[in-house]
Transfer RNA from an uncultured Cellvibrionales bacterium, 75 nucleotides, folded computationally.
The sequence was found in a public genome assembly.
């Protein structure tokens, strides 16, 4: 510098045009003598950033950031 994946809740991750979700966390609360476990309930999002396209965009499309692997060296 070129190519390629990737970017969602506090963390691992799904979901990929029409309501934004799971597990673990957290917070209340129920059960225990207490703690753990377990069981109900719940809080929590700029869906990475900017413009496009569309009635509608987390999802298409073009830039751009940020992560990661690859290449580029070797007559």
């Nucleotide at each position: 510098u070129c190519c390629g994946a990737c970017a969602u809740a506090g963390c691992u991750c799904a979901g990929c045009g029409g309501u934004a979700g799971a597990g673990c966390a957290g917070u209340a609360g129920a059960c225990u003598g207490u703690u753990a476990a377990u069981c109900u309930a719940u809080u929590g999002g700029u869906c990475c950033c900017u413009g496009g396209u569309u009635c509608g965009a987390u999802c298409c499309c073009a830039g751009g950031u940020g992560u990661c692997g690859g290449a580029g060296c070797c007559a």